[in-house]
RNA sequence: UACUGAUAAAGGCAAACCACGAGUGAUUGUGGGACGCAAAACUAUAGGGUCUUCGAAUGAAGACAGCCAGUUACCAAA
Numbered sequence: 001u002a003c004u005g006a007u008a009a010a011g012g013c014a015a016a017c018c019a020c021g022a023g024u025g026a027u028u029g030u031g032g033g034a035c036g037c038a039a040a041a042c043u044a045u046a047g048g049g050u051c052u053u054c055g056a057a058u059g060a061a062g063a064c065a066g067c068c069a070g071u072u073a074c075c076a077a078a
Base pairs, nucleotide, nucleotide: 004076005075012037013036017032018031019030020029021028022027035066041071042070043069047068048067049064050063051062052061053060054059
């Protein structure tokens, strides 16, 4: 230094499910809870993808970053 990633140190996040809310819905907020995660941090637009609603349809409006992607970043054994 890193395109690498320990049974390391310090710290972090939090799936399913449950409770109470928001939304027609995808989905989401808070609390509990941990399946997992070295970017499970940020980005939903001018990338791909999936999903929802509306529409006869071209399409329009939305959701997802824990699908790929982009950007930045802690630690430092081999």